[in-house]
């Protein structure tokens, strides 16, 4: 290269050849003419060529012989599937050959004869090798469906070793193809190799068999064999030589060079062995082969040491700082000696051929030949393997991984960066995932990566899958090929089963043995090679053939049902329009409107008429049809199903690739028709917009006829047929039974159409005799999502388009069913000051206060439904965290340690300074112990100084945390154990019927119980009893004082009452009536009671969620600062002001304001405190001072209310901001920046837009009082106390929030969810495109080399020559297929934060 008889396997050759080899038969006789080498001459650069001359053969030629062979012919026999073949007999024709080397003998020799080896000739057989033919088998593509003219066949020739269109002439028109021809792509085939349980899948290196090729294309010659790798001729490309005339070459042989590439070795040794060629042999040749070299390329084996060794050394790493790991690891001690090194010895593979000697057979022979014995010759590898000796642990360990899959974890660095990644995914300051390190794990002279194949993948399913909803049933029927097919009997034996025979090369694989020390490797044997072929046997099944059968199927007769289909005719209601009458101002339309119609008379109403379309009621999970579909009535034509009878045929059947027919709506063509409706369009609304939803109009169309189109959620999302398999209950139609006078009801059967449900099936949902069950037959279809039902090509169509139908690229998902939640502009039930009903506010004003913003050196920080009179129960300094400036550095504070220290620690005073601080300095100590009488000495402590550890940080991270808190929410929920149900997630319980404030209780229930929540227990308050009796109380009794008196004050006595604070009682739906389906829970009403259905209030906050808040309360991991981000101080700031918001106060006034009089509280607080009384001051307050650590004293006059008076509706006798002046108090200090008082001043404001807040009873509203913080106070804030004291609730439609059940979901970061499309930008792949450039191929024609063949000429013959056919390369023209590129253009995909809208998911807000 080849998709082919090329290969594999099995056959055929009666259609063949076969050198060398084996066996057999016969022969090898006799002559002749040349030529190369060589010599000479000419010529050419060379390669070479030409001519002349000499010569040999096993070269060539003639003659003879003919065992044989060929051809023709006449007979006989045998065999075969046929043409025929084989054997044999007779006759005729044609046809062979070569020598050479030994031995013997004769001969002087030449030579002759005999004999042997090899060679030669003819024939037969065999073996080997080859040719040809055939069956079967093995790639992709139908987006390749038609191909073919020597094509298919025949007759006759030619040709070949041989059959054949192999070639030619003539004749005929055939041949192949859906079981895939022809075309395109790819590819040598096989034994086998890899993988796999197997079946398979992929591959075809090494080794072996076959084929093909040898620079490209063509051709023949020679030969047994070639159309010939290292031969010839021609053409072409390339390279080389050249004297330019012409020549030469072919590593896909072994080495080697270059190129391409990710990548593939030495220009080695030897023929010693094995094998081959030639030769009698010696021998020669052999890059076959045997060896060596290079390469960790693979497989196998071995080593890099073994034993002991704990102060568990050091370094290193981690650390909870205690310790732990590396780790017996090392060091150290004792051994061993493989490999490597040095040194010594040293192979097997060798036996032949051959030579020498001997011997046996054959023979005339001691020749030859054959066989045996003995000796001899031959080693590339190689001084290699191997063996011995020497020395010394000496020379010899790396690679990957450590988040899961997957064995193995920590530290540091980094900070969505750098990077990792096979998939999932890591990295945004605590990374076992990045990088480094320590440690660990796995392999080990390798380890890991990349690529590839099989496996896992039952994920193309033969073994061994599916199609209701995950991908998948054709829209429906009829029917061709094909596949499948009822029952009985006979024949055949193709399939099938069985036996035998042949073959299935060797190697490989498996098993058993053997050889290299083992193994890898290798040798022998066995088995296996699943296959094919031939012969014999069996006949159940299938097939085939013959003959029967009736159950499948079809036909016949009778009958009823039906919107089945087609055509014609007819009908009424309604809409609209026209005409006429009556009649007057509206009609129509919507959420609301407007456009529109109407005074030219609408709408409404009456009458008449026109026209088109559709057929109310009946009407029904009812009927019919294959599906699409079919609905007024009548007639005509016509299809099918069903029932009864069981009369006929006798398997005629089922399915159905292609094919044919039908096929809603929309759309198209032509002609009609046009009432209503109504795409497009116009207008009006809505809206941010509204090319929509709504409204007013309105044209195609909708209708008819004829013809196209051929698609639908053409759906039961379920192909057709047959059989089998528990049931209940409707309905349509028919038949039969029983009964009846007859019918209905009833019962049975059949066909159709529904509901529920058993077994079984199903992932579940569900299906369930109308299967999605159990089986069989046949068809169609599926194989991750997107790109895409798209592109290109083909077919169909008038077009629109339909049908068939990919790839590049991209993602790690897309999807189904069910579960739990969450959500819904889904539903039901219920609750809540949620709405409604009310009362009072906020939003408007001024001020106070907080926040945002702005400003600033700083305006410290945090908090934004649940921040904003919040942290802050009190910023002039302090606080203070901020800013500016001045200072300190072991520090303002703690602990440890080392050293120093007696004029030490401390420190009046002084200097400087804003202070802090710095400098200086009179004076001047202490404690404990020991020794000692003591003085004193020593030691230690305290203190101080110096240094080291460390302190310190309101610096960062509330997204590293604990704790605490807010909100959902004082809402009624949240769970568990056991059991049960479900493959599971989960469910049940907890749902249901009632009821409750309540998962509160009752009843029911595959649940039974339990826990955290609810309630109760606790505190306050409301009633009573008992106790208590001072500092509380004063009714009765006694006394005193005052007073006209009433009475008041006071002292006793007293504890009755009030009160204080302790103990009890009391309330439980306990009692009565009624209601409810309940002898229930409960509800309504009533009695009694101080209180009645939780009496009122408080404390109490389930499981959880919000990465909610807080590192600035304190705690705390990590990070950061360390003469500063720590510490001290002064001054400033937190108080700053165009503005915006929240929360409050005060008001706007007459239910008010002002003045005077006058009544009634409670909670609380008090010693650096509360302070009476008295006095002074207009007052804030001051002076002075009793009492009281408090039921005793003080704060302490409560105010609104009530009584009397004034004001008279106004910016006021309302309101009080702002400002001026004078004061008081606290405090070191009131400038920035305090509070209060007096006098004066007298702003805005006349009840507040949209919107919004609180409250259901002692509540709201109104009024005052107390306290904490605190020197004072910006408190009008917060927390409490008492007084006065309402209105309203029909009710749950709506807003908000919540609970339970249910429903939908494409949400689960859970609707603040998800998500779609255009546009813009970037990147990528791809389609189209005027063209341009290639590749491959067809057809027609031109030219035509070499060469075979034919003819001619010539010749003794051959050659040469000429002509002709075919013919490679080349050329011209025109097609097909295929690839690249291409301005521009189309869609597609992808891409943290682009634009516009919001289409889908909930009723997604128009399903």
């Nucleotide at each position: 290269g080849u998709a082919a008889c090329a290969c594999g396997u099995g056959g055929g050759u009666a259609a063949u050849u076969u050198g060398c080899c084996g066996c057999g038969a016969a022969g090898c006789c006799u002559g002749g003419a040349a030529u190369a080498a060589c010599u000479c001459g000419c010529u050419g650069a060379a390669a070479g060529g030409c001519g002349a001359g000499c010569u040999a053969a096993u070269a060539c030629c003639g003659g003879a012989u003919g065992u044989g062979a060929u051809u023709c012919u006449c007979g006989g026999g045998a065999a075969g599937c046929a043409u025929u073949u084989c054997c044999u007999g007779g006759g005729a024709c044609u046809u062979a050959a070569a020598g050479u080397c030994g031995g013997g003998u004769c001969g002087c020799a030449a030579g002759g004869c005999c004999u042997g080896g090899c060679a030669c000739u003819u024939c037969g057989c065999g073996a080997u090798a080859a040719g040809c033919c055939c069956g079967c088998g093995g790639c992709c593509u139908a987006u390749c469906a038609g191909u073919u003219a020597g094509u298919u066949g025949g007759c006759g020739g030619g040709g070949u070793a041989a059959c054949g269109g192999c070639c030619c002439a003539c004749c005929a028109a055939g041949a192949c193809u859906a079981a895939g021809a022809c075309g395109g792509g790819u590819a040598g085939c096989u034994g086998g190799u890899c993988u796999g349980a197997g079946a398979g899948g992929a591959c075809g290196a090494c080794c072996a068999g076959c084929c093909a090729c040898a620079c490209u294309g063509g051709a023949a010659c020679u030969g047994a064999g070639a159309c010939a790798c290292g031969g010839u001729c021609c053409a072409g490309a390339c390279a080389c030589c050249u004297a330019c005339g012409g020549g030469u070459g072919g590593c896909a042989g072994c080495a080697g060079u270059c190129g391409a590439g990710a990548a593939u070795u030495u220009u080695u040794c030897a023929c010693a062995a094995u094998g081959g060629g030639c030769g009698c042999a010696a021998g020669c040749c052999u890059g076959a082969u045997g060896g060596a070299g290079c390469g960790a390329c693979g497989c196998c084996g071995c080593g890099u040491g073994g034993g002991g060794g704990a102060u568990g050394a050091a370094u290193g790493g981690c650390u909870u700082c205690g310790g732990c790991c590396c780790g017996u690891a090392a060091a150290c001690c004792c051994c061993u000696g493989u490999c490597a090194u040095c040194u010594g010895g040293g192979a097997a593979c060798a036996a032949a051929c051959c030579c020498u000697g001997g011997u046996a057979g054959c023979u005339a022979a001691u020749a030859c030949c054959u066989g045996c014995c003995a000796g001899g010759c031959u080693g590339a590898u190689a001084g290699u393997a191997c063996c011995g000796g020497a020395a010394g642990a000496g020379g010899a360990a790396g690679g990957g991984a450590c988040g899961g899959c997957u064995a193995a974890c920590u530290c540091u660095g980094u900070g969505c960066c750098a990077g990792c990644a096979g998939c999932c995914g890591c990295g945004g300051u605590a990374a076992u995932a990045c990088a480094g390190a320590g440690g660990u794990c796995c392999c080990a002279a390798g380890c890991g990566u990349u690529g590839u194949u099989c496996g896992g993948a039952u994920u193309c399913a033969c073994u061994g899958g599916g199609c209701g909803u995950a991908a998948a049933g054709g829209g429906u029927g009829c029917g061709u090929a094909g596949g499948u097919g009822g029952u009985c009997g006979g024949g055949u034996a193709a399939g099938u089963c069985u036996g035998a025979u042949g073959u299935g090369a060797a190697a490989u694989c498996u098993c058993c043995a053997g050889g290299c020390u083992c193994a890898a490797c290798u040798u022998g044997g066995a088995a296996a090679c699943g296959g094919c072929a031939u012969c014999g046997g069996a006949u159940a099944c299938u097939a085939u053939u013959c003959g029967g059968c009736u159950g499948g199927a079809g036909g016949g007769u009778u009958g009823g049902a039906g919107g089945g289909g087609a055509g014609a005719c007819u009908g009424g209601a309604a809409u609209u329009c026209u005409c006429g009458g009556u009649g007057u101002a509206g009609c129509a339309g919507u959420g609301a409107a407007a456009u529109g119609c109407g005074u030219a008379g609408a709408u409404a109403u009456c009458g008449a008429g026109a026209g088109g379309a559709a057929c109310a009621c009946c009407a029904g999970u009812g009927g019919c049809g294959a599906a699409g579909g079919c609905g007024a009535g009548u007639c005509u034509c016509u299809g099918g199903a069903c029932a009864a009878c069981u009369c006929c045929u006798g398997a005629c059947a089922c399915u159905g690739a292609g094919g044919c027919a039908c096929g809603a709506a929309a759309g198209c063509u032509a002609g009609g028709g046009g009432a209503g409706c109504a795409a497009a369009c116009a207008g009006g609304a809505u809206u941010a917009g509204a090319u929509a939803c709504c409204c007013u109009g309105g044209u195609a169309g909708u209708c008819c006829u004829a013809g196209c189109c051929c698609u639908a959620a053409a759906c039961g999302g379920u192909g057709c047929a047959u059989a089998u398999u528990u049931g209940c209950u409707g309905u349509a139609a028919g038949u039969g039974g029983a009964a009846u006078c007859g019918a209905c009801c009833c019962c049975a059967c059949u066909u159709g159409u529904g509901g529920c449900g058993g077994a079984g099936c199903u992932a579940a949902c569900g299906c369930g005799u109308u299967a999605a069950a159990u089986a069989u037959g046949c068809c169609g279809c599926c194989u991750g999502g997107g790109a895409a039902g798209u592109a290109c090509g083909g077919u169909c169509g008038c077009a629109a388009g339909a049908u068939u139908a990919a790839a590049a690229c991209u993602c790690a998902a897309a999807g189904a069913a069910a579960u739990u939640g969450a959500c819904g502009g889904g539903g039901g039930c219920c609750u809540g000051c949620a709405c409604a009903a009310g009362c009072g506010g906020u939003g408007g004003a001024g001020u106070a206060u907080g926040u945002g913003g702005c400003u600033c050196a700083a305006u410290u920080c945090g908090a934004u439904c649940g921040a904003c009179g919040c942290g802050a129960a009190g910023a002039a300094c302090c606080u203070u965290a901020c800013c500016u400036g001045g200072c300190c550095u072991u520090g303002a504070c703690a602990u440890g340690u080392a050293g120093g220290u007696a004029g030490u620690a401390g420190a009046a005073g002084g200097a400087u300074g804003a202070a802090a601080g710095u400098c200086u300095a009179a004076c001047g100590a202490g404690g404990u112990g020991u020794a000692g009488c003591a003085a004193u000495a020593c030691a230690c402590c305290a203190g101080c100084c110096u240094g080291c550890a460390c302190a310190g940080g309101u610096g960062c991270u509330g997204c590293a945390u604990g704790g605490c808190u807010g909100u959902c929410g004082u809402c009624a929920g949240c769970u568990c154990g056991u059991g049960u149900c479900g493959u599971g997630a989960g469910a049940u319980g907890u749902u249901g019927g009632g009821u409750u404030a309540a998962g509160u209780c009752c009843c029911g229930c595959a649940a039974c119980g339990a826990g955290c929540g609810c309630a109760a227990c606790c505190c306050c308050u409301g009633u009573g009893u008992c106790c208590u009796g001072u500092u509380g109380c004063c009714a009765c009794c006694c006394g005193a004082a005052c007073g006209a008196g009433a009475g008041u004050u006071u002292g006793g006595a007293g504890c009755a009452c009030u009160c204080u604070g302790g103990a009890c009682a009391g309330a439980c739906u306990g009692c009565c009536u009624c209601g409810c389906u309940u002898c229930a829970a409960c509800g309504a009403g009533g009695a009694g009671g101080a209180a009645g259905g939780u009496g009122g209030g408080g404390a109490u906050g389930a499981c959880g969620a919000c990465a909610a808040g807080u590192c600035a309360g304190g705690a705390u991991g990590g990070c950061c600062c360390u003469u500063a981000u720590g510490g001290c101080c002064a001054g400033g700031g937190c108080u700053g002001c165009a503005c915006a918001c929240g929360u409050a106060c005060u008001a706007c006034a007459a239910u008010g304001c002002c003045c005077g009089g006058u009544a009634c509280a409670a909670u609380g607080g008090g010693a650096a405190g509360c302070a009476a009384c008295a006095c002074g001051g207009c007052a804030a307050c001051g002076u002075g001072a009793a009492g009281c650590a408090a039921a005793u004293c003080c704060c302490c006059u409560a105010a609104a209310a009530c009584c009397g008076g004034g004001c008279c509706c106004a910016g006021u006798u309302c309101a009080g901001a702002u400002u001026g002046c004078c004061g008081u108090c606290u405090g070191c200090a009131a400038c920035u920046c305090g509070a209060c008082g007096g006098c004066a001043u007298g702003a805005a404001g006349c009840u507040g837009g949209a919107a919004u807040c609180g409250c259901u009873a002692g509540u709201a509203a109104c009024g005052g009082c107390g306290c904490a913080u605190c020197a004072g106070c910006u408190a009008c804030g917060g927390c409490g106390c008492c007084g006065u004291g309402a209105a309203u609730a029909c009710g749950u439609u709506c807003c908000c929030a919540g609970g339970c059940c249910u429903u939908g979901u494409a949400c689960a970061c859970a609707c603040c969810g998800c998500c779609c499309g255009u546009c813009a930008c970037a990147u990528c792949a791809u389609g189209a495109a005027a063209g341009c450039c290639g590749g491959c191929u067809g057809u027609a024609c031109c030219c035509g080399a070499a060469g075979u063949c034919g003819c001619c000429c010539c010749u003794u013959a051959a050659a040469a020559g000429g002509c002709g056919c075919c013919g490679a390369a080349g050329g011209u023209a025109u097609g097909a297929c295929u690839g690249g590129u291409g301005a521009u253009u189309g869609g597609g995909a992808u891409g943290a934060a682009g634009u516009c809208g919001u289409a889908a998911c909930a009723a997604g807000g128009u399903a």